[in-house]
């Protein structure tokens, strides 16, 4: 840069000691413990194994990712009289 995917899951655990949800704007979380490390667990994108005639299905060893809230909601447009709804942009992950 190209494809895919983003409403589902996931901890009463240690150290630790003020932050944090990407940016702007809201709205939240946090000293009933943010962020960082350990361990844990969840997922099943790539390898691997096993099974299948294939499409696939399994398992979870191994590369990644993930563990508040939809990707927390909005941002640019589309339809609507509003509530809303649909796409897109931005961002994330993953394979190349």
């Nucleotide at each position: 840069c190209u494809u895919a995917u983003c409403a589902a899951g996931a901890g009463u655990g240690g150290c630790a000691g003020a932050g944090g949800g990407a940016a702007c704007g809201g709205c939240c979380c946090u000293g009933u413990g943010a962020a960082g490390c350990c361990c844990g667990a969840c997922a099943a994108c790539c390898u691997g194994c096993g099974c299948g005639a294939g499409a696939g299905c399994g398992u979870a060893a191994g590369g990644u990712g993930c563990c508040a809230a939809a990707u927390c909601c909005g941002u640019c447009g589309g339809c609507g009289g509003a509530a809303g709804u649909c796409g897109a942009a931005a961002g994330a992950u993953a394979a190349g």
A computed fold for a 96-nucleotide RNA from a bovine gut metagenome, annotated as SAM riboswitch aptamer (S box leader). The model forms 94% of the base pairs in the Rfam consensus. RNAcentral records the identical sequence in 2 taxa. Its Rfam family is "SAM riboswitch aptamer (S box leader)". From the family's description: The SAM riboswitch is found upstream of a number of genes which code for proteins involved in methionine or cysteine biosynthesis in Gram-positive bacteria. The SAM riboswitch acts at the level of transcription termination control. The predicted structure consists of a complex stem-loop region followed by a single stem loop terminator region. An alternative and mutually exclusive form involves bases in the 3' segment of helix 1 with those in the 5' region of helix 5 to form a structure termed the anti-terminator form.